[in-house]
RNA sequence: GGUCGUCCGACGGGGUGUCCGGCAAAGGCCGGGCUGAGAGUCACCCGUUGAACCUGAACCGGAUCAUACCGGCGGAGGAAUACGGAUGAUGAUCGCUU
Numbered sequence: 001g002g003u004c005g006u007c008c009g010a011c012g013g014g015g016u017g018u019c020c021g022g023c024a025a026a027g028g029c030c031g032g033g034c035u036g037a038g039a040g041u042c043a044c045c046c047g048u049u050g051a052a053c054c055u056g057a058a059c060c061g062g063a064u065c066a067u068a069c070c071g072g073c074g075g076a077g078g079a080a081u082a083c084g085g086a087u088g089a090u091g092a093u094c095g096c097u098u
C1' cells in the first nucleotide's frame, strides 16, 4: 500500500409455486388463502469469501387442503462485477521497502 466487513451507485444474474372461487372451448385472466425477502415489480434477493438461482428431481423422509412447506441430497455439479465511491475494523492475508 492492496484485499476481506458494511452502505451507496452503476452493471449483471435469478425466481414467480400451490389450493379455493369466478370468467373462459382451450391457452389463460381476476379475486382470496398458505409459505417466503420476493409468488411480475421496475419491487425483492444475489454477484466468485458465490445455498440468489439451476441440474440431480415427476428424487428421499416428515408435515399440509395442497405445494419446489421443512429437512436430506450438499465438504455434489453449475452459476452473474478483474467496477467506482464512502465508511469501519487494526483481526486475517498478499505485495513492496528497510
Base pairs, nucleotide, nucleotide: 001094002093003092004091005087006086007085008084009083010081011047012046013045014044017034018033019032020031021030022029023028053078054077055076059072060071061070062069

A computed fold for a 98-nucleotide RNA from an Acidiferrobacteraceae bacterium, annotated as TPP riboswitch aptamer (THI element). Lineage of the source: Bacteria > Pseudomonadati > Pseudomonadota > Acidiferrobacterales > Acidiferrobacteraceae. Its mean pLDDT, the model's own confidence on a scale to 100, is 76. Rfam family: TPP riboswitch aptamer (THI element). Its family is annotated with thiamine pyrophosphate binding in the Gene Ontology.